[in-house]
Context: one part of a larger RNA
RNA sequence: UUGGGCGUAAAGAGCUCGUAGGCGGUUUGUCACGUCUGCUGUGAAAUUCCGAGGCUCAACCUCGGACUUGCAGUGGGUACGGGCAGGCUAGAGUGCGGUAGGGGAGAUGGGAAUUCCUGGUGUAGCGGUGGAAUGCGCAGAUAUCAGGAGGAACACCAAUGGCGAAGGCACAUCUCUGGGCCGUAACUGACGCUGAGGAGCGAAAGCGUGGGGAGCGAACAGGAUUAGAUACCCUGGUAGUCCACGCCGUAAACGGUGGGUGCUAGCUGUGGGCCACAUUCCACGUGGUCCGUGACGAAGUUAACACAUUAAGCACCCCGCCUGGGGAGUACGGCCGCAAGGCUAAAACUC
Repeated sequence: UUGGGCGUAAAGAGCUCGUAGGCGGUUUGUCACGUCUGCUGUGAAAUUCCGAGGCUCAACCUCGGACUUGCAGUGGGUACGGGCAGGCUAGAGUGCGGUAGGGGAGAUGGGAAUUCCUGGUGUAGCGGUGGAAUGCGCAGAUAUCAGGAGGAACACCAAUGGCGAAGGCACAUCUCUGGGCCGUAACUGACGCUGAGGAGCGAAAGCGUGGGGAGCGAACAGGAUUAGAUACCCUGGUAGUCCACGCCGUAAACGGUGGGUGCUAGCUGUGGGCCACAUUCCACGUGGUCCGUGACGAAGUUAACACAUUAAGCACCCCGCCUGGGGAGUACGGCCGCAAGGCUAAAACUC
């Protein structure tokens, strides 16, 4: 609960695609479904309201009118919404010409570093800390040189920068591949927006099968610290982290801000395109324009903080969500999952 809201108070679904539905540019004709209007019928009576009357008044009763907000039939109107038919190009899409990018997938290659192994040099320590100890080392460590193995991650460039719907994406090359932006205006001619259900994607951790395993490192062990120390610090170290395939489906999945369209002062960085001016030419530069990404700021908004053409301003369309705290994102049921658990989602009671 006909209300008001959702950046931070409760509240935007993690993201996208898309079914039904809702909403929808401009113009002509037509229909008359919505819509407006006249008339007719019906809308029982009592009740209710108004007027009048009867019991001495009132309650009560009687009469008349209204109301009964509706439905049906019929006549008329056609601006708007809708149906049908036709046209248009400003929305949307296609084509053509350019362009930037860590967008995605697969394959191949590279160097630095850590660790390990082999050999050389070399000798008593190394390591670690607040200080130590556990640990490693005369069976030759640490240090240093050469060679080899293997796995993982790619310093500088690097940005307040780029790309992607989100999650996310960074060494280099090749192959395959998605999207964007700019210019043009040849083509289609409203083909659009949103999107209940639904489907797909979805960090990390976790799970299954098989590989791999350098470093790091839950658990675990030991050493310290401490009153204790199931921690913080140290020495080790298994799962895991990596790969392939299959699950899981959650995050402070955050801009804590759903998507679309239009409108509403500016100023200043930066990334991508185009045009003009300037330049002998190129580059740089100056101005303009479209798209992205930041800082500041007017009006306006806001409880304030702040937001402010990338709105949290002014409006419209569609979806999701909230309605005191705890109980509880729990129980039960259902669906999904191998499991862990996920999704949906109460009540008693209590303040």